[in-house]
Context: one part of a larger RNA
RNA sequence: UGACGGAAGGGCACCACCAGGAGUGGAGCCUGCGGCUUAAUUUGACUCAACACGGGGAAACUCACCAGGUCCAGACAUAGUGAGGAUUGACAGAUUGAUAGCUCUUUCUUGAUUCUAUGGGUGGUGGUGCAUGGCCGUUCUUAGUUGGUGGAGUGAUUUGUCAGGUUAAUUCCGGUAACGAACGAGACCUUGGCCUGCUAACUAGUCACGCUGCUCAAUUGAGCGGUGGCGACUUCUUAGAGGGACUCUGGGUGUUCAACCCAGGGAAGUUCGAGGCAAUAACAGGUCUGUGAUGCCCUUAGAUGUCCUGGGCCGCACGCGCGCUACACUGAUACAAUCAACAAGCACCCAACCUUGGUCGAGAGGCCUGGGUAAUCUUGUGAAACUGUAUCGUGAUGGGGAUAGAUGCUUGUAAUUUUUCAUCUUCAACGAGGAAUUCCUAGUAAACGCGAGUCAUCAGCUCGCAUUGAUUACGUCCCUGCCCUUUGUACA
Numbered sequence: 001u002g003a004c005g006g007a008a009g010g011g012c013a014c015c016a017c018c019a020g021g022a023g024u025g026g027a028g029c030c031u032g033c034g035g036c037u038u039a040a041u042u043u044g045a046c047u048c049a050a051c052a053c054g055g056g057g058a059a060a061c062u063c064a065c066c067a068g069g070u071c072c073a074g075a076c077a078u079a080g081u082g083a084g085g086a087u088u089g090a091c092a093g094a095u096u097g098a099u100a101g102c103u104c105u106u107u108c109u110u111g112a113u114u115c116u117a118u119g120g121g122u123g124g125u126g127g128u129g130c131a132u133g134g135c136c137g138u139u140c141u142u143a144g145u146u147g148g149u150g151g152a153g154u155g156a157u158u159u160g161u162c163a164g165g166u167u168a169a170u171u172c173c174g175g176u177a178a179c180g181a182a183c184g185a186g187a188c189c190u191u192g193g194c195c196u197g198c199u200a201a202c203u204a205g206u207c208a209c210g211c212u213g214c215u216c217a218a219u220u221g222a223g224c225g226g227u228g229g230c231g232a233c234u235u236c237u238u239a240g241a242g243g244g245a246c247u248c249u250g251g252g253u254g255u256u257c258a259a260c261c262c263a264g265g266g267a268a269g270u271u272c273g274a275g276g277c278a279a280u281a282a283c284a285g286g287u288c289u290g291u292g293a294u295g296c297c298c299u300u301a302g303a304u305g306u307c308c309u310g311g312g313c314c315g316c317a318c319g320c321g322c323g324c325u326a327c328a329c330u331g332a333u334a335c336a337a338u339c340a341a342c343a344a345g346c347a348c349c350c351a352a353c354c355u356u357g358g359u360c361g362a363g364a365g366g367c368c369u370g371g372g373u374a375a376u377c378u379u380g381u382g383a384a385a386c387u388g389u390a391u392c393g394u395g396a397u398g399g400g401g402a403u404a405g406a407u408g409c410u411u412g413u414a415a416u417u418u419u420u421c422a423u424c425u426u427c428a429a430c431g432a433g434g435a436a437u438u439c440c441u442a443g444u445a446a447a448c449g450c451g452a453g454u455c456a457u458c459a460g461c462u463c464g465c466a467u468u469g470a471u472u473a474c475g476u477c478c479c480u481g482c483c484c485u486u487u488g489u490a491c492a
Stems, first nucleotide, its partner, number of pairs: 001492002003489003007486007016476002020440005027325003031321004035316002043054002065311005071305001076119005086113001089108002092105003123299002126297003132293001134287003137283003144183003148179002150159003162174001164173002188276005194243002198240004204234004209228008246269001248264006327433001331392006344378002353372003357368004399430001404425005446468002449465005
């Protein structure tokens, strides 16, 4: 100087607690991990910082594993064989999962590309992440880190970097043997919220104006649509340039400083909300299975290379983790009414993507047309919960929908170990879940669906998006941890 303390004092955090909310833990199922089993059930990762993670939803491929079978894509060099032929390919029969001349029988074909041996390469999802790069994660989402000159000390070192107040903050005020600085924090970037001010828009609309339909009025009118594109405009929509908040004004608290609290104005006053970026020092954290990044080792033709066929990764006495569906009446079912936002869309040119409308079908789906390389078409994605009416009436019930049987369609070369979906039947556990434990402070939790990623097909996953929308704190250091100061020490 650190590290540690069952030492003291401050400060902080819903990965801590308090007040609560939703749960998870119990059930069924889905999925990951272990174990067991297996020819193989490929493998990495194991407290936070492994376990719906490897963007890991694996029917083939993927694929690394298992049972088998081909091929050489063995560069190059040296030596050999060799045009009187080094070698290559092959029908049929046998053989084989196989129409692999793989091998054998039989002969044809080819023509220096090869073959044999040695050296040496190449390939490898083979090993080593404890040899590495890069990337990521974590310590660590907190406020921390460093040098110059000066001061103290023989020196390591220390001061700066602090009694105090304050802040989300080593943020500021102030103090001061320090002064002046740098990184981090903040500023910054992205996004959401305001602009009746600017620039505009037949890929967005509005208002007039024609034509026209319905309802109420009955008289010219009022309301709701459809259509036209000759007009005007930009409130709504889109998106550029800008503006806007700076804690502004007032009052309190406070050294009357920094700042905090209340009220007002305001679209906005928790750092305006939410993200991104993110220092120094580390870890023998993860990744050689992202890479034609890579050292060394192994293997290299009976291959750990590569291709093909089939299987496996899905296997089930069991244990653990993330989830989905429920246990009903704040509900289920039927009908009706009715509202979003984020997004995506056709390859190598023979149309394989998003799909409207019509029609057939109980449905899944089929057929015929049409638009769209997209603010133009799908699509106002007329989403779900929600709302209204009716039925049910507390019963394992019309709650729940596991399991199983049969049938049909679709994707795909292929669906058996059921890809998914639909129809009929079957109708299990589950009566709100012990100890324990997770997440969370406002458009948040929760509920509810939608889109995208993966994707030929397949979401109970992940990442986004809107809709409905609470209760309870606005604090504390008691538990769990983190930071600072003081102190002690047997540790480095």
The part of an RNA shown here (small-subunit ribosomal RNA, 3' major domain) has 492 nucleotides and comes from Placidia abyssalis. Rfam family: Eukaryotic small subunit ribosomal RNA. Its Rfam clan is "SSU clan". A reference for the family is Yusupov et al. (2001), "Crystal structure of the ribosome at 5.5 A resolution", Science. Rfam links the family to the GO terms structural constituent of ribosome and ribosome.